[in-house]
RNA sequence: GGCUCUGUAGCUCAGUGGUUAGAGCGCUGGUCUAGUAAACCAGAGGUUGCGAGUUUGAUCCUUGCUGGAGCCU
Numbered sequence: 001g002g003c004u005c006u007g008u009a010g011c012u013c014a015g016u017g018g019u020u021a022g023a024g025c026g027c028u029g030g031u032c033u034a035g036u037a038a039a040c041c042a043g044a045g046g047u048u049g050c051g052a053g054u055u056u057g058a059u060c061c062u063u064g065c066u067g068g069a070g071c072c073u
Base pairs, nucleotide, nucleotide: 001072002071003070004069005068006067007066010025011024012023013022018056027043028042029041030040031039049065050064051063052062053061
């Protein structure tokens, strides 16, 4: 330099062109316990990497930039 994949909650990851973006773990509060853990209940936490475009509508499609991974030279 070329090609491919990838960026969504604190972490690991789902998600479908349709209006409320979820799960597990973690965190906070409560119940329980002599107490802690476990278990159960409830809750907080997201400009979906940053722009532009297509569309009635974009996390999803196209494109520029940028971070990461891999392959080739």
The RNA shown here (transfer RNA) has 73 nucleotides and comes from Astyanax mexicanus. The coordinates come from a structure-prediction model, not an experiment, and the mean pLDDT is 81. NCBI's taxonomy places the organism under Eukaryota, Chordata, Osteoglossocephalai, Acestrorhamphidae, Astyanax.